[in-house]
Predicted 3D model of a 75-nucleotide RNA (transfer RNA) from a Deltaproteobacteria bacterium. Its mean pLDDT, the model's own confidence on a scale to 100, is 80. Its Rfam family is "tRNA". Rfam describes the family as follows. Transfer RNA (tRNA) molecules are approximately 80 nucleotides in length. Its family is annotated with triplet codon-amino acid adaptor activity in the Gene Ontology.
RNA sequence: UGGGGCGUCGCCAAAUGGUAAGGCCGUGGACUCUGGAUCCACCAUCUGGGGGUUCGAAUCCCUCCGCCCCAGCCA
Numbered sequence: 001u002g003g004g005g006c007g008u009c010g011c012c013a014a015a016u017g018g019u020a021a022g023g024c025c026g027u028g029g030a031c032u033c034u035g036g037a038u039c040c041a042c043c044a045u046c047u048g049g050g051g052g053u054u055c056g057a058a059u060c061c062c063u064c065c066g067c068c069c070c071a072g073c074c075a
Stems, first nucleotide, its partner, number of pairs: 001071007010024003018055001026042005048064005
């Protein structure tokens, strides 16, 4: 430098054009002498940034950023 893949909650991870599941962690509560376990509730106006298409975008398009893989160049 060229090609390909990936980026979603603190962590893992689903949704593949119809308006962000679930698990872990965490917080509050119930229970308990206390803790653990168990149970209940809460926990992403938001998907790496910006722009575009669309009635509607995590999803499609453009661009930039970051990470990984492959190839190449210089030494």